[in-house]
RNA sequence: GGGCCCGUAGCUUAGCCUGGUCGGAGCGUUCGACUGAUAAUCGAAAGGUCAUGAGUUCAAAUCUCAUCGGGCCCA
Numbered sequence: 001g002g003g004c005c006c007g008u009a010g011c012u013u014a015g016c017c018u019g020g021u022c023g024g025a026g027c028g029u030u031c032g033a034c035u036g037a038u039a040a041u042c043g044a045a046a047g048g049u050c051a052u053g054a055g056u057u058c059a060a061a062u063c064u065c066a067u068c069g070g071g072c073c074c075a
Base pairs, nucleotide, nucleotide: 001074002073003072004071005070006069007068010027011026012025013024020058029045030044031043032042033041051067052066053065054064055063
């Protein structure tokens, strides 16, 4: 230098291919219930500019382009 893949909550991850109702789940965190107390269990809540920017569209996590970061391969 060239090609491919990945980036979604504190962590792990689904959804993307096929654009459309509120972006869900597990763990964790906080609060509550239960208990003599703790753990376990149960209930609830908070937490996401969907890597960044631009474009297409009535509408973008989803399509297109550029950039940034990570990984693999070739040279």